[in-house]
Formats: sequence, C1' cells, structure tokens
RNA sequence: GGGGCCAUAGUGUAGUUUGGUAGCACUGUAGGUUUGGGACCUGCCAACCCCGGUUCAAAUCCGGGUGGCCCCA
Repeated sequence: GGGGCCAUAGUGUAGUUUGGUAGCACUGUAGGUUUGGGACCUGCCAACCCCGGUUCAAAUCCGGGUGGCCCCA
C1' cells in the first nucleotide's frame, strides 16, 4: 500500500439473508414468597461506533471515517 471480517443495554448475544414495533440471557432495580437470607416467580430501567446519502421508512442498502482481528505485499 491492497483485501476480507467485525462493532447492537453495564456484560454476552439474536436480528442484517428479504429495509417495516430492536429480542433473549445475566447484571441492576421494585414487588411477591421466606422468621431472615439464598433459590424461585412477576414487573421495570437500560443499547444499534461516528458523519453523510437513498427511501414514506435504515441496526439492515450506498459513500466516507474511527477502532479491533486476519490475509497479501
């Protein structure tokens, strides 16, 4: 210098194929249960790396950038 893959709650991940309500688990928090705690049950909080474009509508498609991993030179 060239190419490929990845980036989503505090943590780990699904969703990208085929654009249409961002899901699940743990954590946190409130309540129930318990003499109390743990375990268990129920509710709630919390996220699409950044900028721009396309579109009625973008996590998803397009361009650029940032960061990580890998390959070629």

A computed fold for a 73-nucleotide RNA from an archaeon, annotated as transfer RNA. Its Rfam family is "tRNA".